A computed fold for a 101-nucleotide RNA from Marvinbryantia formatexigens, annotated as SAM riboswitch aptamer (S box leader).
RNAcentral records the identical sequence in 2 taxa.
The prediction has a mean pLDDT of 77.
RNAcentral holds the sequence, with entries from Rfam and Ribocentre.
Of the family's consensus pairs, 93% are formed in the model.
RNA sequence: CUCUUAUUCAGAGUGGUGGAGAUACAGAGGGUCUGUGAAGCCACGGCAACCCCGCAUAGACGGAAGGUGCCAGCCUGAGCGAUUAAUUCGAACAAUAAGAG
Numbered sequence: 001c002u003c004u005u006a007u008u009c010a011g012a013g014u015g016g017u018g019g020a021g022a023u024a025c026a027g028a029g030g031g032u033c034u035g036u037g038a039a040g041c042c043a044c045g046g047c048a049a050c051c052c053c054g055c056a057u058a059g060a061c062g063g064a065a066g067g068u069g070c071c072a073g074c075c076u077g078a079g080c081g082a083u084u085a086a087u088u089c090g091a092a093c094a095a096u097a098a099g100a101g
Base pairs, nucleotide, nucleotide: 001101002100003099004098005097006096007095008094013044014043015042016041017040021033022032023031028076029075030074045071046070047069050067051066052063053062054061055059080090081089082088
C1' cells in the first nucleotide's frame, strides 16, 4: 500500500518545543476552535478496551502489564443506488483495530 471483517456511541490534558493554522476526505454552504498559542514533535498523565490477561457462573463478566488508538473544535444539503405519499435505508469516501497478501 491492497483486500476482508468489525466499530465510528461515550470517555479522557498538562508541561516543553514550535509559530499559524486546525476542525476526516474530492467539491459546496454555514458554523466552530485557535496568538489566553493551531498543526507537528517530545515528556509525563489520562481515556477507552480492538489485540491482550484472568476465570470454570465464559459473560450484557472482571482487569489494564504489554501492542495500537485517542484526549480544543461539525453540522447541513446536494450527488450515487434502492425505496416512498411524505420519507427512509444503503453504498461510496474517511478514521481506528484485527487478520491476510